[in-house]
Lysine riboswitch aptamer, 172 nucleotides, folded computationally. Of the family's consensus pairs, 100% are formed in the model. The sequence was found by an Rfam model in a public genome assembly. The coordinates come from a structure-prediction model, not an experiment, and the mean pLDDT is 76.

């Protein structure tokens, strides 16, 4: 060159930063779902297909009345626990639960891509939902970094990144 490549520690973002829990509340809901009654007249078994078992003509499913009535999953508020790739998402792989198979859903873990953080609009998805969130565009805003510029501030990157503190090469 060069305190340079690399390592090690600490840290900062913030219109709710992020996640996990736990408590309450609201929504789920007068819903599932059970009970009794009508009607119905051969199925039904809480995704779909196909199969086992089981209910069932002592009356299946759906439908209406009456009474009785949850929960999860998804939100918020408080508080406590770890954190600042905190963490979401996609893709794929391997396992695990609900009688068996195949498919899709769910949960776990692993790989791997993407996304610096929230907001707000608009279209598309999840979702019971005008709640909330994913995704895509756009728009201002915030942190950071670089580049211009006395300056207000413009443009431009990505978190594999940035600040600060220790260390600290091969090679030439």
């Nucleotide at each position: 060159a060069c305190g340079u490549a690399g390592g090690a520690u600490a840290g900062a973002g913030g219109u709710c930063g992020c996640a996990u829990u736990u408590u309450u509340c609201a929504u789920g809901a007068g819903u599932a779902u059970g009970a009794u009654g009508a009607c119905g007249g051969a199925u039904g078994u809480a995704u779909c297909a196909g199969g086992a078992g089981c209910a069932u003509a002592a009356g299946a499913a759906a439908u209406c009345a009456u009474c009785a009535a949850a929960a999860a999953g998804g939100g918020a508020a408080a508080g406590a626990u770890g954190c600042c790739g905190a963490a979401a998402g996609g893709a794929u792989a391997a396992g695990g639960a609900g009688c068996c198979u195949g498919a899709g859903g769910c949960c776990u873990u692993g790989u791997u891509c993407u996304u610096g953080g929230g907001c707000a609009u608009a279209c598309c998805g999840c979702a019971a939902a005008c709640a909330g969130u994913g995704g895509u565009a756009u728009g201002a805003c915030u942190g950071u970094c670089a580049u211009c510029g006395c300056a207000g501030g413009a443009u431009g990157g990505a978190g594999a990144g940035c600040u600060a503190u220790c260390u600290g090469a091969u090679u030439a």